[in-house]
RNA sequence: GCGGGUAUCGUAUAGCGGUAUUACCCAAUCUUCCCAAGAUUGUGAGAGGGGUUCGACUCCCCUUACCCGCU
Numbered sequence: 001g002c003g004g005g006u007a008u009c010g011u012a013u014a015g016c017g018g019u020a021u022u023a024c025c026c027a028a029u030c031u032u033c034c035c036a037a038g039a040u041u042g043u044g045a046g047a048g049g050g051g052u053u054c055g056a057c058u059c060c061c062c063u064u065a066c067c068c069g070c071u
Base pairs, nucleotide, nucleotide: 001070002069003068004067005066006065007064010024011023012022018054026042027041028040029039030038047063048062049061050060051059
């Protein structure tokens, strides 16, 4: 230099052109004499920019970071 792949709550993950899923963590309440365990509820997310579309995390282009291969 060329080609390919990955990027989603604090962490790990799923799925998809039409409200973004689940678990752990965190917060509140209940339960208990207290703690732990348990129950319920809640907060919190698609790398950045542009395009297509009524609507984009999803499709297209560029960039960034990382990984793999070739040279």
Predicted 3D model of a 71-nucleotide RNA (transfer RNA) from a bacterium.
Its mean pLDDT, the model's own confidence on a scale to 100, is 81.
Its Rfam family is "tRNA". About the family: Transfer RNA (tRNA) molecules are approximately 80 nucleotides in length. Rfam classes the family as a transfer RNA. Gene Ontology term of the family: triplet codon-amino acid adaptor activity.
The sequence is in RNAcentral, with records from ENA.